[in-house]
Context: one part of a larger RNA
Molecule: small-subunit ribosomal RNA, 5' domain
Organism: uncultured bacterium
RNA sequence: GGACGAACGCUGGCGGCGUGCUUAACACAUGCAAGUCGAACGGUGAAGCGCCUUCCUUUUUGGUGGGUGUGGAUGAGUGGCGAACGGGUGAGUAACACGUGAGUAACCUGCCCCCUUCUUCUGGAUAACCGCAUGAAAGUGUGGCUAAUACGGGAUAUUCUGGGUCUGUCGCAUGACGGGUCUGGGAAAGAUAUUGUUUCGGUGGGGGAUGGGCUCGCGGCCUAUCAGCUUGUUGGUGGGGUGAUGGCCUACCAAGGCGGUGACGGGUAGCCGGCCUGAGAGGGUGGACGGUCACACUGGGACUGAGACACGGCCCAGACUCCUACGGGAGGCAGCAGUGGGGAAUAUUGCACAAUGGGCGCAAGCCUGAUGCAGCGACGCCGCGUGAGGGAUGGAGGCCUUCGGGUUGUGAACCUCUUUCGCCAGUGAAGCAGGCCUGCCCCUGGUGGGUGGGUUGACGGUAGCUGGAUAAGAAGCGCCGGCUAACUACGUGCCAGCAGCCGCGGUAAUACGUAGGGCGCGAGCGUUGUCC
Numbered sequence: 001g002g003a004c005g006a007a008c009g010c011u012g013g014c015g016g017c018g019u020g021c022u023u024a025a026c027a028c029a030u031g032c033a034a035g036u037c038g039a040a041c042g043g044u045g046a047a048g049c050g051c052c053u054u055c056c057u058u059u060u061u062g063g064u065g066g067g068u069g070u071g072g073a074u075g076a077g078u079g080g081c082g083a084a085c086g087g088g089u090g091a092g093u094a095a096c097a098c099g100u101g102a103g104u105a106a107c108c109u110g111c112c113c114c115c116u117u118c119u120u121c122u123g124g125a126u127a128a129c130c131g132c133a134u135g136a137a138a139g140u141g142u143g144g145c146u147a148a149u150a151c152g153g154g155a156u157a158u159u160c161u162g163g164g165u166c167u168g169u170c171g172c173a174u175g176a177c178g179g180g181u182c183u184g185g186g187a188a189a190g191a192u193a194u195u196g197u198u199u200c201g202g203u204g205g206g207g208g209a210u211g212g213g214c215u216c217g218c219g220g221c222c223u224a225u226c227a228g229c230u231u232g233u234u235g236g237u238g239g240g241g242u243g244a245u246g247g248c249c250u251a252c253c254a255a256g257g258c259g260g261u262g263a264c265g266g267g268u269a270g271c272c273g274g275c276c277u278g279a280g281a282g283g284g285u286g287g288a289c290g291g292u293c294a295c296a297c298u299g300g301g302a303c304u305g306a307g308a309c310a311c312g313g314c315c316c317a318g319a320c321u322c323c324u325a326c327g328g329g330a331g332g333c334a335g336c337a338g339u340g341g342g343g344a345a346u347a348u349u350g351c352a353c354a355a356u357g358g359g360c361g362c363a364a365g366c367c368u369g370a371u372g373c374a375g376c377g378a379c380g381c382c383g384c385g386u387g388a389g390g391g392a393u394g395g396a397g398g399c400c401u402u403c404g405g406g407u408u409g410u411g412a413a414c415c416u417c418u419u420u421c422g423c424c425a426g427u428g429a430a431g432c433a434g435g436c437c438u439g440c441c442c443c444u445g446g447u448g449g450g451u452g453g454g455u456u457g458a459c460g461g462u463a464g465c466u467g468g469a470u471a472a473g474a475a476g477c478g479c480c481g482g483c484u485a486a487c488u489a490c491g492u493g494c495c496a497g498c499a500g501c502c503g504c505g506g507u508a509a510u511a512c513g514u515a516g517g518g519c520g521c522g523a524g525c526g527u528u529g530u531c532c
Base pairs, nucleotide, nucleotide: 001532002531003530004529006528007527008526009525010524013384014383015382016381017380018379019377020376021342026340027339028338030337031336032335035081036080037079040078041077043074048070049069050068051067052066053065055063056062088295089294090293098219099218100217101216102215103214104213107212108211112208113207114206115205116204118202119201120154121153122152123151129144130143131142132141133140134139160185161184162183163182164181165180166179167178168177169176170175190200191199221267222266223265228258229257230256233255234254235253236252237251238250239249240248270292271291272290273289274285275284276283277282297318298317299316300315301314320331321330322329323328348374350373351372352371356370357368358367359366360365387417388416389415390414397408398407399406400405421473423468424467425466426465427464431459434456435455436454437453438452439451440450441449442448476521477520478519479518480517481502482501483500487516488515489514490513491512497504498503
């Protein structure tokens, strides 16, 4: 000098864009953060509409109650998909965790895209519901009824899969890719419409895309006041397990394996793209944003599933908190806000799904503290303003003085002008692409295309624009001995104090305190901390 997720002191006008618990991975009141589908299913059957009817004022096309038809909203439940994404945090981890480059002839991949095959016969349950019982509750047990794209059995089937056999091509190896033949095994679900050759689904197989698993080379901390470490340890065989290789696990056999190129131990730490600094080499760092890993009160475990050993799922143990009728139960903010605590220190219990994206759905749509916005903080960067021009016989006041004057100083007053920003008033967006409602037209057919009208904005009556008034509402902070730009007076008298280093202060202190003046930066200026 530069930098910062900063803090502190004094001061503080406006806007844009960013950014904001670095400490206690401490504990959490309250609300919200993951649902959706009635075009899978049995039910329940709301609003509205039509008819009949009772009563009320028959001022009226009215109001109220009941019945019936239509209608189809839909609590709870079965079922499907999602809930493994998105969001948070950095505790652990020195490791194939990460980065980079390879391998997988050792593997998987729901939804999506392409090609192809089939979509057949049949069965028994169960929730909801209706009862009963039990419990304070959470809930649970039992009897009876019912449906499915829920569940089960059979048929058929290929280039699927298991086994046997014959055979071809290829590879760095284990082997890979085919062809023939014999033999075993394996599928499925329906829904929908105003008309339609419908549309959406389901099953087997092949390919793609995407996402992942596993393995390996290389790379990146400190410590030798850690020198030896290791028994599933190192390798082999058989077996098990997995989607898959493998001591991953197991039995047996062998005695190996690693280490001064630092094993093992200890300490510290998520890693990277990047960021800061520097001419570079390098050094430091990993907050925001992006990628990746790990974690979800602490420890352990599996279930479901294409995918988890699962933040807002389950089970067990533990600590803590809450409810209890003392028998037993409930909970997990390192999601968004918010509270207490810790701390030098870090924000609103806001608005909206209008846009972007995600889940479900044919769709309408619903959900979305992701996201878009708003609020708070000079926390940072950037921009703008606090007026401009003229104005000397150089006023007054202040300060200094050799008492002549000098300086503050064109500074003010005064004259002329302007009105950014702010204030007041008016007008007023883009973000809207698309979707929805409703017409029309076109195409070889269509779920397709074109076009007219209406409707859909949280931010927001915001930005912008126009008008109005008046210089009107807007300047501080640090320093002035040398380094280092900027000096005098008074007070103080080794006192009070200053100080980054040298040092200053003991009676004329440019170094302390105050004043005048000056220098520097400016809505900031200084101090402290950390890095280069």